[in-house]
Parts: sequence; structure tokens; C1' cells
RNA sequence: CGAUAAGCGGUAGAUCUGUCUCGUAUAUAUUCAGGAAUAUGGCCUGAACGUUUCUACCCAGCCACCGUAAAUGGCCGGACUACGAGCAUAGAAGUCGCCGGU
Repeated sequence: CGAUAAGCGGUAGAUCUGUCUCGUAUAUAUUCAGGAAUAUGGCCUGAACGUUUCUACCCAGCCACCGUAAAUGGCCGGACUACGAGCAUAGAAGUCGCCGGU
């Protein structure tokens, strides 16, 4: 000076986990049955259907409509869940990689 093995210290480049954001699904929709309320009311239960898809399928507000009957309609705000992505962010020295020096 060089090489090799184990182990040490560091590094967040890869990987992993979480958050955030974006995209896709689904429109927090549609349909049916039974029950319930009645202008201070307009709801509840079950099922079907919808997704290359598990889960969920509700809450709040506004307007209209229904003259007391059995039927609601429109507008608007809010997520959750699954999968993928990232240009963002945090953690972990556990693995790989890299650096250091023994």
C1' cells in the first nucleotide's frame, strides 16, 4: 500500500411502517316487501342490486309537496372502506446498499 472475514460507528439511497395528497370504485345511489308518523309529521326493519372490491350505504341543513290520506320529491355539506400512485412528510440502524475507521 492492497485484499479478505467477523464485528463497530454513521448514513435514510433502497426497503418497511405511519401521516398527507391524488386517482379508481360508488352515485354515502337504485329497487322491493312489511311496519310506523301525519303540516310541531314525512320514519324504522329486512332483502335485492350496484364495485376487476372487503366494508359501508348514514348524519345535518334548506326548499317544495301532501288539507289529514298514503305517498314523498329536489338542492346542498360531511366521510368511511378497498386498491393503486407520489412530487410531500415523519419514524425505525431491523435488512440491503453506501461511507468511515479498527
Molecule: Purine riboswitch aptamer
Organism: Desmospora activa DSM 45169